Context: one part of a larger RNA
Molecule: large-subunit ribosomal RNA, domain II
Organism: Candidatus Parcubacteria bacterium
Parts: sequence; C1' cells; structure tokens
RNA sequence: GUCAGCGAGUUACUUUAUGCGGCGAGAUUAAGCCGAAUGAGGUGUAGUCGUAGCGAAAGCGAGUCUUAACCGGGCGUCAUAGUCGCAUGAAGUAGACCCGAAACCAGGUGAUCUAUCCAUGGCCAGGGUAAAGCAGAUGUAAUAGUCUGUGGAGGCCCGAACCCACUGACGUUGAAAAGUCAGGGGAUGAGCUGUGGAUAGGGGUGAAAGGCCAAUCAAACCUGGAGAUAGCUGGUUCUCCCCGAAAUAUAUUUAGGUAUAGCCUCGCAAGUUCAGUAACGGAGGUAGAGCACUGGAUGGACUAGGGGGCCCUAAGGCUUACCAAACCCAACCAAACUCCGAAUGCCGUUAACUGCGAUUGCGGGAGUCAGACUGUGGGAGAUAAGUUCCAUGGUCGAGAGGGAAAAAACCCAGACCGCCAGCUAAGGUCCCCAAAUACGUGCUAAGUGGAAAAGGAUGUGGAAGCGCAUAGACAACCAGGAGGUUUGCUUAGAAGCAGCAAUCCUUUAAAGAGUGCGUAAUAGCUCACUGGUCAAGCGAGUCUGCGCCGAAAAUGUAACGGGGCUCAAGCACGUUACCGAAGCUGCGGGCUUCGAGUGUCCUUCGUGAUACUUGGAGCGGUAGGGGAGCGUUCCAUCGUAGGUUGAAGCUGGACCGAAAGGACCAGUGGACGAAAUGGAAGUGCUUAUGCUGAC
Repeated sequence: GUCAGCGAGUUACUUUAUGCGGCGAGAUUAAGCCGAAUGAGGUGUAGUCGUAGCGAAAGCGAGUCUUAACCGGGCGUCAUAGUCGCAUGAAGUAGACCCGAAACCAGGUGAUCUAUCCAUGGCCAGGGUAAAGCAGAUGUAAUAGUCUGUGGAGGCCCGAACCCACUGACGUUGAAAAGUCAGGGGAUGAGCUGUGGAUAGGGGUGAAAGGCCAAUCAAACCUGGAGAUAGCUGGUUCUCCCCGAAAUAUAUUUAGGUAUAGCCUCGCAAGUUCAGUAACGGAGGUAGAGCACUGGAUGGACUAGGGGGCCCUAAGGCUUACCAAACCCAACCAAACUCCGAAUGCCGUUAACUGCGAUUGCGGGAGUCAGACUGUGGGAGAUAAGUUCCAUGGUCGAGAGGGAAAAAACCCAGACCGCCAGCUAAGGUCCCCAAAUACGUGCUAAGUGGAAAAGGAUGUGGAAGCGCAUAGACAACCAGGAGGUUUGCUUAGAAGCAGCAAUCCUUUAAAGAGUGCGUAAUAGCUCACUGGUCAAGCGAGUCUGCGCCGAAAAUGUAACGGGGCUCAAGCACGUUACCGAAGCUGCGGGCUUCGAGUGUCCUUCGUGAUACUUGGAGCGGUAGGGGAGCGUUCCAUCGUAGGUUGAAGCUGGACCGAAAGGACCAGUGGACGAAAUGGAAGUGCUUAUGCUGAC
C1' cells in the first nucleotide's frame, strides 16, 4: 500500500417545545406493602403541578403593596386548562460524538550503565635526561666557588601494554541504535583497573557540558488519580424530496473562541400587510460649479510700513528696475470654504398591475462572526501591489453549461429526468473545429494584426485653409554675384568670414560692410540675390486614420491556441445568411405546491384526512432546518409459513423499483428459518499518517 473484520451523538436524571394518548378544575402517585409464575397487577393520597394574588413580612384577599392618606402608581383580577405518560427536537449535570497531548500529583522500583566517594586488591615493555645529597681533587685566612665521580628526583622526555577520542576516509535499510581503518594524545600520575560498599527523583552526583542517574533527563522509570484537560488538528458510516444562509453589528484578558442581534428553516397566528413600476408631497448640501464668507495663491495698478542710496548736528527732506499690508482690476485653488446646486438614493400618500417560498408577530431548531475577485464612489499607499480599509452593485463562495487556447471571481446563461427534434445568447463561420475562402466601400505592407512610454522621422490615406506659378513658379543646368572698402576698433596680422562697434552710400537685371568651406593674413570655392534655358505644377504648415523606430534574458520557435493568412483568414464602417449552451421551444415522464372537481373515511363534520382527474406555478445548491423512506441484529404474534424432495450463507445471471434496495432461476452448501404487523437497538464506513489480521 491493497483487501477483510472492528471503528465515533449513547445512557441516567432534570428542564423546555412539539406530536400522540389517558383523565380533566382537576391531574398524578413516591417509598413501602400485598401478589402471579409459560402470563401482572393491586394497594398506598405523603408529596408535586394546576385552580389567586399582592407584600420583605405580620398579613389582607379579587385585590394587594406603597403612604399619614392617595389625585395616583406597581403587580394582579376579567374572556379560565391543566396534569400524567410515551415518542421526538434541544438545553443542563455527568467522560457526554470518537481518537490525540506536553504536563500535574501520590505511592513504589532502580547507582549490574554512568557521576562522585569509601574499603580492599591488581597493573604500567624498553630507552633517555640527570635535581638534591654524598665522595675525591682543586681552591680560600676560613667560607664561597670550580672540576671529576657517585647518586637517581620529576603531575620530566621518547615509546608498547593500558587508557583516551584530536583529524580524515569509509559506514549512514551499518558488521555496529556511535563502529572500522589510517594517523593522533596520555602513558609514575589530579594515572588506569578488579571486587565489595555509600549517595535516589525537585533528590543525588557533577575539575560545570544542564553533564550523568540502566540505549530514557531543564526533573528517571513503574502503577495509580485517569476516560486529567485540549476555545486546537483529524475523523464521524444508507437513500430520496422541499427550502436554504453567513463570513456583518455590539461586547468580550477579545481577535482562528463565545454571547445577543442580523441573515436560514419549521410550526402557529395576522392579513393588502411588503417590494417593484407611476404620479404627487417632503427632508437633505454630495457631484458639479463658484469665490459672497474662511483660508491659500499669480500678475498688474495704487499706496501705508520696512530696507538701500543721497542731503544732513538733531529734527527733517529727496530718491529707488528692493520687500510689501489694506483697497481696486484680471485670472485661479480647497475633505475639515459655500452666494449656489443636481442626478440617484431615502421617507410618506394614492391607484392599478406584477409577485404566487413577497410582509409582520410569537414559539422550536440552526449555521455563520478568516471571505475572495470584479465594476463604481472614496481613505491609506507612491492617483504601487493578486496591497490594505470603508461604501454600493455583481459573481464565486454554495453554480454545473457555452465563450475568453487552458482559467473560482470576466462575458453569456441559472442544470427535475429522457430525445439521433427546432430557435437563439455571448462568441464565431480557411483547416485543426460546427458555421460565409459571403457581399459592398475604404485603410494597412509593418506578419502591423499577434505586448509598451517619453521622444524621433520627406512611411502612407483623408480634411480644411495659406503662399508661389504660362507676365513661366519649384528642381536642375549656363551666366553674373560689383564699386567706395583692407568700414571703424582691436591686433604681429584681422582684407565679408578670431573678437567688439556700426551695418551706410553708389553702379545695377542683381549682388549682405556678407550663408558656409578656406588662408598666417590675402587668395580661392560657395550661398543669399539676378538674368537665361526648360516647361507645369511647386512650397511651408494645421487637424486626423493606419503604420515605422524607440524594443535586451535566461531548457526550445515560445508576445496569433497551432497550421497558416496580405484587394486578407488583418483593421474600419455597412448588409444578409448560418453555426453556436444543460438558455427558450417541441414531445414523453417524475416530484413538490396552490386552486377547482369527484369519490371514500370519521369520538371532533371542518379552512379535517385520503385517493383520483384537471389547471397554474415551481424543482442548481455548501453550512444548516424540515419531510418521507430502505436495510441490519434481536424481541412479540410464533415451538409461525417453509425446510434433508435441501434452511441460512456463498457464486453467477440479459428481471423489478426514482434511490437506499427487492425478487426469481441455476449451482454450491448441509440445518435452519422468512414475510407481515408492532417493539427495542452494540443499526449502515474509501479516508481518523485509525485498530487487528492476511498478502
């Protein structure tokens, strides 16, 4: 892992609601007692609930309390229904749906591992170094000192046994739940080691690492309290039918929990109550706009004040391309500005239609309190985020189907079932791939389409204007492009052309005190400008459609889903067909609910129950509420029907039912055992890293 078996809302008591039943102004017994035995009841009237309340109470009583007393006020009275069982829903108390802690406490068991200590034993090849002391010699006045021997100290040196565990490799379902191999450290010491003994769990022991105390240690192990507790995670077993949420508010040692409300469901009651559409009547200060207020802010004019300069001893005066209040003019800005001011929305009134599970009250049962994206209006952020926080719609959540290649949230559209029928939506119609290689008119040349900005460009289409032009434009070619003058200044030089200033006059068809190149400065080339040749359009802008550049990323084209597409299979506008969904329609069927009709039933005669016919509407669904069923085991009827002429169980099969499921036949099996009507539960398993077994 697979299969099989086992595996989770139970039981008791109390309360409450609903259903059914008994009795009913009453209902009911508890303990106890009596009593049958194939079968069970009787008794017991204590007590409880109800029938009367009010008051703290005495107490009074359809009233009572408050008070001195109520004008009063509070709680009651009136039309009365309860109570005892059974069943079901729910709550409470108990382990209370099941499994799951880490922990806490009590009593015990452990020092054969290991830590430290005590007692008593054992062990340490070999080699090296050579302290003190001693002896002799030398030396001294005597010491001291020196030399040679002797000697054999040391947490001394090298290195086996022994002890350790620093490095590397291997091992890592190991040979091994800590090792092996090769190196390494200590090796007469705070050494290693045998045996016996001591210290025990908030305790020991610790040359101290929170280490060690039997493969367990920031509090051992065993048993018990014990089913500790778990606002947490996981799991929670058959079917069908109806409805169907929430992810919000408030509070919370509260934020992943809970309570109340909101939203769902079931029952009872009310009944034009509710919503939409329309008209009418209202409240309001948003969008926008505006500058009348409050503030902000630009320019001008005007002019206090201030600053600078000048005259000046003070006083005073003059001036200003400085700053600038108030007033005025022009043009602006504002969530916390408003002289103004919508659309929507909200409240109300009226009438009709639509709705057919729209409203409200009371009662039983919930779930929800992590929401997500998207459109719109905003706050926060960076007018960032698949960001965050509000408001208001939608969808998902709990929603399948078609489209967007694929795709919770986008577009279309809400799936009761069946059909080899039809029509459409979004989106599509060359092939993959159902349907137009449709039609009309344009555009695009970039594979733009099929990613992107500032910015850039004689790409190309359209529109309205402007200027020049047969008195000859634009382009090209031929010719001219002069004189005063090398203007003045500057400068070594400055002659159109380094720089500064000025930028005139003349001759002309025209020619700048010069557009660019050039020279040391000149020279030279060229342009503006003019004439000629030619011959018909040319030029500079504005608005706009579609394109171009700007444009670099990591496995592989890879930025149309692919193929492929160019008067298109791209883009724009228009037209007609068709395709296209679980939408709509058609045909058949099922269920729910409402209405009508007919039949049947009855302690209740009704707004009852039930069956059929007919008409309308409905039938996506998580949490969740409600309804109806299937099956398993056991009990009663029942020693049942049936059964060795073959029970249960098992295997196979083309049968029946809307489902859970149920028959029948054959085989196997070899002794039990249905159905029906009731009753009671150890009552249904793909999942809990579930448990046990098999493989």